[in-house]
This is a predicted structure of a 352-nucleotide part of an RNA (small-subunit ribosomal RNA, central domain) from Erythroxylum subrotundum. The organism belongs to Erythroxylum, within Eukaryota. Rfam family: Bacterial small subunit ribosomal RNA. Model confidence (mean pLDDT): 88 of 100.

Context: one part of a larger RNA
This record gives sequence, C1' cells and structure tokens, in this order.
RNA sequence: UUGGGCGUAAAGAGCUCGUAGGCGGUGUGUCGCGUCGGCCGUGAAAACCUGGGGCUUAACUCUGGGCGUGCGGUCGAUACGGGCAUCACUAGAGUUCGGCAGGGGAGACUGGAAUUCCUGGUGUAGCGGUGAAAUGCGCAGAUAUCAGGAGGAACACCGGUGGCGAAGGCGGGUCUCUGGGCCGAUACUGACGCUGAGGAGCGAAAGCAUGGGUAGCGAACAGGAUUAGAUACCCUGGUAGUCCAUGCCGUAAACGUUGGGCGCUAGGUGUGGGGUCCAUUCCACGGGUUCCGUGCCGCAGCUAACGCAUUAAGCGCCCCGCCUGGGGAGUACGGCCGCAAGGCUAAAACUC
Repeated sequence: UUGGGCGUAAAGAGCUCGUAGGCGGUGUGUCGCGUCGGCCGUGAAAACCUGGGGCUUAACUCUGGGCGUGCGGUCGAUACGGGCAUCACUAGAGUUCGGCAGGGGAGACUGGAAUUCCUGGUGUAGCGGUGAAAUGCGCAGAUAUCAGGAGGAACACCGGUGGCGAAGGCGGGUCUCUGGGCCGAUACUGACGCUGAGGAGCGAAAGCAUGGGUAGCGAACAGGAUUAGAUACCCUGGUAGUCCAUGCCGUAAACGUUGGGCGCUAGGUGUGGGGUCCAUUCCACGGGUUCCGUGCCGCAGCUAACGCAUUAAGCGCCCCGCCUGGGGAGUACGGCCGCAAGGCUAAAACUC
C1' cells in the first nucleotide's frame, strides 16, 4: 500500500464558518466525453500455453499456432454518470407572513442577604481552633449583642436526568442593542444543496503585559501541630491570583472519551416548546393526535463483552479527520507562532 478499523482495546480535529476539491433531486430534448459492443492496425524477441520435430530419455532446444488485460483508428449503442439548453418542475434548500419559549450574546443602571473592616452604645474575661492542642486575637476592653457607615465579590429559595447556545459556556432585577431556534400558513425563489484539504474566527481554568481594584478565599511563604522525619494532610496568618478594562496565550478527562449531512428500521413511559381535535357554559384541569427538543426502559439488529437500540454503537449513501505493538516520545532537531511560559508540526538510534 491493499485491507481492517476509530464509545471503553491504537484511533473523531475543542467548536464553527468557509476556499479548492469530492458528492448531489425530478422531467424533456440534444451531444456521445466517461461507459458498452463489432471490425482493422499495433502490441519486438525471449518467457508462458499448445501441435509437431531434434539431441538414446528428460532438462534443454527448433518450428507453427495461441495469449498479449494496453494504445490508435473506424463503425455503432445511449440505460447510467457527464456537457449543453440563459429549457421546464417542486418533494431538498432558502425567503415571506403570523405566533411562541428561552440563565443565547453585549452595554448601562440597580437590589437584598451574608462575610470583613471602621465609628458609637451595652457588656466582661475570655475568644478562636482541634482528634487533642498550640501558634493567633483579647483588660490599650476582644468574642457576644445593638445602631450607623465603607467596600468588594457572589447571587439562597424558585431550580428541575428543566431551558438556551456550534463548542467553550450561560442563573438577583430593569432598560437598550443583538444572534439563533421552534410551530403554523403555504404566498415567493427554483437545486440556490451536503461535506470541507489549506485558511479564518470563537475557545474553560491557569498563565503573561499595562492600568485599576482587593471583602472573602487563597498557590508561594511564615508560624503552630502531627511524625522516626513531615519541604504534606490539620490549625493560625498570608503575597500573587481570583474581580474590572484593554491586549496576548490557544491548551483540558475541551467527554456522550461517540465528526457532519440525508434516508430507512417495533414499541412503552416521563419531561420542555408549539399546533390541532374531543370534552368542558367560560377559564383552569383532562383525553387523543401531530411537529421539534430532552431523559429512562426495551424488540429486531449490532457488539469481544459491557452495552447501544428512531437522540443507534442497527441498515445504507456522501464528504472530512484519525489509527497501524510497548518504551524511547508527544520528546530531539528543523520550521512556523508567542513578550515569556510554551504551543503546533514531528522523528531516529537503542530496547522489550
């Protein structure tokens, strides 16, 4: 490479947009590029298959025929793939109109509880902490309690295998700006689609740069304990950080460890959003049905098993990414990126 694979054995890129490319709905006409058939030429010799011959046989060898998937020419076929028609269609895709739900995103303003600190009142000897203690705080009046004030960060209950988002992620309230989705109508466009090598953008936490902020928590650090030791676990403190603005970094158990799209293949039972029918005097509730989402259980089938099972890991098609024994190693070297930390790409010797 062929092949076989990628939930857990090696293997799905963290996610999205999108270039090239690959693949692509229905009908008619046309061309005959792919495709298929006939004939002609060519397809060296040797080899190979085969008829016959020569060395006593065989190997070997001579001679005739065949084979020679290919290429070129010519004649024909037109189902399928393709080109063309400024062809046509509406089931894919999109637009429009009417509704609906939502912690989707950005900015501004704002609320209450709690912790801490400050001021004042009451009040007196302890508080705190632990397995037990000690460090620590406290007669310069702490802890407790009441009133007032300051400031920062996070939003109890509602809250839910509930919602939204492509993923990361998103939760007090109000306003402004803004993205997407679902349902219904079926008015419009008429294949405008799917995927996506490169590329671009987004991307938790930690970290970096500059400026601000700092209540609580808290790497490092200091002290107290524990211990044989204790550079830890426990305790008392505590700097960076955690927060904001702007710019970088670009990683993760970025996980459903399951790439995206379309179609098909028993059901049962919850839950979220919408439509519709029945029932109800109306509302609410209830029952049926249908579309979209999100869970659990389960048949066929699949699977090494576990398990998956209309939200597939089943049955098919299209496109991309990735794997190929363990260690060495996601390392070295080189290149690109980064302020740095480092990231991306990515071996070999050797060894089992």